RNA sequence: GGCCCCAUCGUCUAACGGUUAGGACACAAGCUUCUCAAGCUUGUAAUCGGAGUUCGAUUCUCCGUGGGGUCA
Numbered sequence: 001g002g003c004c005c006c007a008u009c010g011u012c013u014a015a016c017g018g019u020u021a022g023g024a025c026a027c028a029a030g031c032u033u034c035u036c037a038a039g040c041u042u043g044u045a046a047u048c049g050g051a052g053u054u055c056g057a058u059u060c061u062c063c064g065u066g067g068g069g070u071c072a
Base pairs, nucleotide, nucleotide: 001071002070003069004068005067006066007065010025011024012023013022018055027043028042029041030040031039048064049063050062051061052060
């Protein structure tokens, strides 16, 4: 340098073009307990950047950035 794949809460991950962007772990608060742990309830928190298509984009297209694989 060519080609292919990936990018979503702190982490791991879901999401036919129409979702309140869901779940698990973690974190915070409460309940429970003499205390701790465990358990239960509630809460905080996310779409890599820019353009395009569309009534509507996390999703499709293009460019870029970052990461991975492969060929040289």